[in-house]
RNA sequence: GGGCGGCUAGCUCAGUUGGCAGAGCACUCGGCUUACAUCCGAGCGGUCACAGGUUCAAGUCCUGUGCCGCCCA
Numbered sequence: 001g002g003g004c005g006g007c008u009a010g011c012u013c014a015g016u017u018g019g020c021a022g023a024g025c026a027c028u029c030g031g032c033u034u035a036c037a038u039c040c041g042a043g044c045g046g047u048c049a050c051a052g053g054u055u056c057a058a059g060u061c062c063u064g065u066g067c068c069g070c071c072c073a
Base pairs, nucleotide, nucleotide: 001072002071003070004069005068006067007066010025011024012023013022019056027043028042029041030040031039049065050064051063052062053061
């Protein structure tokens, strides 16, 4: 220098054909218990890496940039 993959909640990750942003764990509160843990219920938590474009509508499509990983030279 070239190619491929990834970037979404504190962590690990889903997100189908473009149409309400989610799950588990963690955290907070309540229930249960003598108490703790487990379990049950509820809640909190998001600049979907950044910028631009297309569209009535973008996490999703297109372009560029950044970071991480792999491969080629």
The RNA shown here (transfer RNA) has 73 nucleotides and comes from an Anaerolineae bacterium.
It matches the Rfam family "tRNA".
The sequence is in RNAcentral, with records from ENA.
The coordinates come from a structure-prediction model, not an experiment, and the mean pLDDT is 82.